[in-house]
Context: one part of a larger RNA
RNA sequence: AACGAACGCUGGCGGCGUGGAUAAGACAUGCAAGUCGAACGGGCUUAAUCCGGUAGCAAUAUUGGAUUAAGCUAGUGGCGAACGGGUGCGUAACACGUGAGUAAUCUGCCGAGAAGUGGGGGAUAGCUCGCCGAAAGGCGAAUUAAUACCGCAUACGACUAGGAAAGGCAUCUUUCCGACGUCAAAGCCGGGGCAACCUGGCGCUUCUUGAUGAGCUCGCGGCCUAUCAGCUUGUUGGUGAGGUAACGGCCCACCAAGGCUAUGACGGGUAGCUGGUCUGAGAGGAUGAUCAGCCACACUGGAACUGAGACACGGUCCAGACACCUACGGGUGGCAGCAGUCGAGAAUCAUUCACAAUGGGGGAAACCCUGAUGGUGCGACGCCGCGUGAAGGAUGAAGGUCUUCGGAUUGUAAACUUCUGUCAUUUGAGAACAAUUGUCGGGGCAGUAACUGGCCCUGGCUUGAUAGUAUCAGAAGAGGAAGAGACGGCUAACUCUGUGCCAGCAGCCGCGGUAAUACAGGGGUCUCAAGCGUUGUUC
Numbered sequence: 001a002a003c004g005a006a007c008g009c010u011g012g013c014g015g016c017g018u019g020g021a022u023a024a025g026a027c028a029u030g031c032a033a034g035u036c037g038a039a040c041g042g043g044c045u046u047a048a049u050c051c052g053g054u055a056g057c058a059a060u061a062u063u064g065g066a067u068u069a070a071g072c073u074a075g076u077g078g079c080g081a082a083c084g085g086g087u088g089c090g091u092a093a094c095a096c097g098u099g100a101g102u103a104a105u106c107u108g109c110c111g112a113g114a115a116g117u118g119g120g121g122g123a124u125a126g127c128u129c130g131c132c133g134a135a136a137g138g139c140g141a142a143u144u145a146a147u148a149c150c151g152c153a154u155a156c157g158a159c160u161a162g163g164a165a166a167g168g169c170a171u172c173u174u175u176c177c178g179a180c181g182u183c184a185a186a187g188c189c190g191g192g193g194c195a196a197c198c199u200g201g202c203g204c205u206u207c208u209u210g211a212u213g214a215g216c217u218c219g220c221g222g223c224c225u226a227u228c229a230g231c232u233u234g235u236u237g238g239u240g241a242g243g244u245a246a247c248g249g250c251c252c253a254c255c256a257a258g259g260c261u262a263u264g265a266c267g268g269g270u271a272g273c274u275g276g277u278c279u280g281a282g283a284g285g286a287u288g289a290u291c292a293g294c295c296a297c298a299c300u301g302g303a304a305c306u307g308a309g310a311c312a313c314g315g316u317c318c319a320g321a322c323a324c325c326u327a328c329g330g331g332u333g334g335c336a337g338c339a340g341u342c343g344a345g346a347a348u349c350a351u352u353c354a355c356a357a358u359g360g361g362g363g364a365a366a367c368c369c370u371g372a373u374g375g376u377g378c379g380a381c382g383c384c385g386c387g388u389g390a391a392g393g394a395u396g397a398a399g400g401u402c403u404u405c406g407g408a409u410u411g412u413a414a415a416c417u418u419c420u421g422u423c424a425u426u427u428g429a430g431a432a433c434a435a436u437u438g439u440c441g442g443g444g445c446a447g448u449a450a451c452u453g454g455c456c457c458u459g460g461c462u463u464g465a466u467a468g469u470a471u472c473a474g475a476a477g478a479g480g481a482a483g484a485g486a487c488g489g490c491u492a493a494c495u496c497u498g499u500g501c502c503a504g505c506a507g508c509c510g511c512g513g514u515a516a517u518a519c520a521g522g523g524g525u526c527u528c529a530a531g532c533g534u535u536g537u538u539c
């Protein structure tokens, strides 16, 4: 000098930060990932119209069906759920950092370009019925739809068998061509039309390319230990086959006997790495909270499935420990998400508000979801700022302390007089963050047979958690706001009383045994100040 600090005494306000470092211990409760009805068949609600039934003399009431319109949604289907958020267990490793390579690779959504989107089929959930079960859930029958699933056609194109040329002694390498072989698709919402059909938008399929994201390989760099000296058999290399998006002992069969090591292999210990942070004149040393990049993990161990992407925190399966429910047959769960609880600990916050902004997912959109995020709250935990009054005021009051008893000091300090009004209090006014938001119009441009929709300009209306906050104006009144440590030397600051090697102090030297500036109390003084000290750790 510093700190994610803790402890003691004390404590007025604000701004900005920051807050589970220990038990990767166990977790009650709520929330943290949904969305799309413009993919699909059902179901439900409301309104209108039409057609019936029943009651009534009638008005009317009630009930059934159909059509249209608006809305909702359990299920199928699509996209998302691999992001975002948390933690630092493991890891001494291509994990990280940095610089290269990938002619050894993949990449959903998005941008650009090319070509298509023809014609069929069989199911299944839901619904209904039946059955089993305490529940979780499951079984059977019948039936139905799709942008779900499966054939067929077509193939700009992609892939492949194969072919050609060049190079090379050869294994082979490079370039070009390439099938009659293999490989696609789905519709929905508008407009026009009697219809056939035409057309716009959003989709769907194949391919190329870009962007983004990722995989893999290599050089170099950064801990301790020799009281660890030899280590290794898929081990090192080759051939072939398999596997992968891709290279490779990645895996396997065979062959060879190699490979690493004192420039520290192998073993043991410790540890996430970095940008940075702290310190220091620097060189260095220490460190890796918050913020940012990468990695690893998700009760413990193992495994794959789906998918563009996972071997998947809030998915699946198996095993284990633990906990919960049970009708004892069997089931269920995973806060190292946000709050919160218990535990252990010197020690670390609210079971808060909002999607208004920024960003993300879904949707054509409206919109929905979002404990990401934006806010508020709590804690002097840190840094910074402000205040606790200002000027005058000597009879140097009283009281306290000391005293050589004269006085000195506390001390302009107080009282008293005159002012000011920051902050807090109170009254009133009152934001920015809001736009390329959303919606309803108007005009223009390109385009069209026309409409919808697209781009640009423009007008109206609309959206704020924070918040009646910030800020501004007014009111009142010095009123509501100072402590902590030290005073022998180091080290700024001295005396009295008590105690008597006792009680005690102490960072080091050392004080205390009857005149203690060192213990305890009083007065005074010094230093910092809403803090001051102590302890711990680093330089």
Stems, first nucleotide, its partner, number of pairs: 001538003005535005012386006018379002025342003029339003034079003039076002042073014086297003096221007105214002110210008118152001120150002128141005157183003162177006187202006223269003230260003235257006242250001272294004276287004299320005322333004350376001352375003358372001359370004389419004399410004423480001425475005438461008483528005488509003494523005504511002